[in-house]
Molecule: transfer RNA
Organism: uncultured Bacilli bacterium
């Protein structure tokens, strides 16, 4: 130079043919222990990589672009 993939909450990762976004895990409170892990509950945390475009609606579709991985030359 070309060609795939991947991008979404600190962290790993779902999200169907477009219909307003979710888990584990970690952190915060609260029970509960004589304390502490453990173990329940509860609240919080996101303009889904960025920039534009279809659409009554876009994380999903279309176009530019960025990073990362991998593959050919």
């Nucleotide at each position: 130079g070309c060609c795939a993939a991947u991008u979404u909450a600190g962290c790993u990762c779902a999200g169907c043919u477009g219909g307003u976004a979710g888990a584990g895990c970690a952190g915060u409170g609260c029970a509960u222990u004589c304390g502490u892990a453990a173990u329940g509950c509860a609240a919080a945390g996101g303009u889904c990589g960025a920039a534009g475009g279809u659409u009554c609606a876009a994380a999903u579709c279309c176009u530019u672009u960025a990073a990362u991985u991998g593959g050919c030359a």